[in-house]
Context: one part of a larger RNA
RNA sequence: CCAUUGUUUAGGAACUCGGCAAAACAGCUGGCCGUAACUUCGGGAGAAGGCCUCCCCCCAUUCGUGGGGGGCGCAGCAAACGACCACACGCGACUGUUUACCAAAAACACAGGUCUCUGCUAAGCCGUAAGGCGAUGUAUAGGGGCUGACGCCUGGCCAGUGUCCGAACGUUAAGGUGAAGGGUGCAAGCUCUGAUCUGAAGCGCGGAUGAACGCCGGCCGUAACUAUAACGGUCCUAAGGUAGCGAAAUUCCUUGACGGGUGAGUUCCGUCCUGCACGAAUGGCAUAACGACUUGGAGACUGUCUCAAGGAAGGACUCG
Repeated sequence: CCAUUGUUUAGGAACUCGGCAAAACAGCUGGCCGUAACUUCGGGAGAAGGCCUCCCCCCAUUCGUGGGGGGCGCAGCAAACGACCACACGCGACUGUUUACCAAAAACACAGGUCUCUGCUAAGCCGUAAGGCGAUGUAUAGGGGCUGACGCCUGGCCAGUGUCCGAACGUUAAGGUGAAGGGUGCAAGCUCUGAUCUGAAGCGCGGAUGAACGCCGGCCGUAACUAUAACGGUCCUAAGGUAGCGAAAUUCCUUGACGGGUGAGUUCCGUCCUGCACGAAUGGCAUAACGACUUGGAGACUGUCUCAAGGAAGGACUCG
C1' cells in the first nucleotide's frame, strides 16, 4: 500500500452530483398508555411519542397470565436474530411486468371507459390444401383500435384525409353491337380496321361521422390620472382553444417577478400569467392508499468531512 474489520477528543453533512457508505434506531417474537393532517371512512397506523420487562412467596387462573407482599444490583428484552423517523411537491391509482449479462422506471400491464367489426359455415387468425384456433362459445359472446382505478369533466371545427350511407347524372375497361371502309379473290368466301349505342367497381357528385387522422388566427382603435380594454372596426378561416391548469417532466428570453425557507437558495414550495411552444380518452384537472421511482428541506445519527490517528487477523514484501 491492498482487501476485510473494529475504535476515536471537539465538531456533526462543513463531505458529495446526491447523506453514497457508515452510524444510529431495536419493533414484529411480550405487555401497557397514547397516536395528527388527510380520507374512497376501509385506512393513514406499528403513525408519532412514552413506560414496563429480573428473582422469591401467597391467592386466582381459560395455564396465556392477573392481583397482593417481599429481595438484590450501576444496570433484569441484556444470548442471538431483529424497522430510522416525520414534512412537502412531481409522476404513475393500486398488487403485478420488463431490457437473462450497464436501464425496474414516470415505461408495459391492469380493473374501468369508449369506438369499431362480427348473426354463426361469425368476424379475425394459422395453413398451398385438407384442416385447425376462435368455441364444443353465440352480441351480457368473440376480434381489433384508443384511453387507463375512483371523483369532477371531456368544449368548437366535417374545409382536407379516412370511414360509412346514397344512387339520379358525368367519367370509365374488357366484352357486346357492327354504320362505314380496306386487303385478297372470277366469285362464294376468308381477313383487317372500325363510327354509334350498350357496358361494373372505382372516381367525380350528394350526405353523415372526432373517445376517426387531425385542426382550433392576425392587425388597428377605444373608459374622467396613468395603465388596461368589457367595447368597436377590419382581413382571413372549416372553425379560431371552452372548462381546468400554467416559468410546468412543457418557459427560449430566464437565476422571469413577488412571497416562504437559509447567514447566504440557478434547486425547492406558494402565488402571478407576458402559455417562444398546456389543454380536454395522442384525455384535462384533482385525488386517499400504494412506490428498492424523482425532487426539496428537517430531526436523530455518525470518520462522509474538518483531519487524521493508532489497532486486529489476511495479503503484498523477504526467506524457504
This is a predicted structure of a 320-nucleotide part of an RNA (large-subunit ribosomal RNA, domain IV) from a Candidatus Falkowiibacteriota bacterium. Its Rfam family is "Bacterial large subunit ribosomal RNA". The organism belongs to Candidatus Falkowiibacteriota, within Bacteria. The coordinates come from a structure-prediction model, not an experiment, and the mean pLDDT is 84.